[in-house]
A computed fold for a 152-nucleotide RNA, annotated as FMN riboswitch aptamer (RFN element). The coordinates come from a structure-prediction model, not an experiment, and the mean pLDDT is 76. Of the family's consensus pairs, 100% are formed in the model.
């Protein structure tokens, strides 16, 4: 100096001003924001990943329903209950879905920089339609950092 298991920490920003209206941070004008890794050079728009939503499987525990059977009964019915099935909690794996950019300039190299003009943004809620408010979420998470033995 390299360095695994493991542990810990971190890990998403944004409605200022005006208009209409009984009512809008939701509409209109205008404003503001940009997760993670990669990429010959710095990326919301390139490549990939994460997040949201949906579907399928595996493991496991409990609850509920069903339940062959057993017991009991004249019978209706009642009690107990293995496996299995349905449903549900937790953990975990896979799949589907997954928005949006061009032109000019510089340069060896940039859809990443500079200039100009564009565009995009889950679900549920709301007195009125939400990238920016509230909620799931003190969650999850791509990943990042620190510590780190043996060993080389």
């Nucleotide at each position: 100096a390299a360095g695994a298991a493991u542990a810990c920490u971190c890990g998403g920003g944004g409605c200022a001003g005006g208009g209409u209206g009984c009512a809008a941070c939701u509409c209109c004008c205008u404003a503001c924001c940009g997760g993670u890794g990669g990429u010959g050079a710095c990326a919301g728009u390139c490549c990939a990943c994460g997040a949201c939503u949906c579907c399928c499987g595996u493991a496991u525990g409990g609850g509920g329903c069903u339940g062959a059977g057993c017991a009991g009964c004249a019978g209706a019915u009642u009690g107990c209950u293995a496996a299995g099935g349905c449903u549900u909690g937790u953990a975990u794996g896979g799949g589907a879905c997954u928005g949006a950019a061009u032109c000019g300039g510089u340069g060896a190299a940039a859809u990443u920089c500079c200039g100009a003009u564009a565009c995009c943004g889950a679900c549920g809620g709301u007195g009125a339609u939400a990238g920016u408010c509230c909620g799931g979420a003190u969650g999850a998470g791509a990943g990042a950092g620190u510590a780190g033995a043996a060993u080389u």

It was read from a public genome assembly, where an Rfam model found it.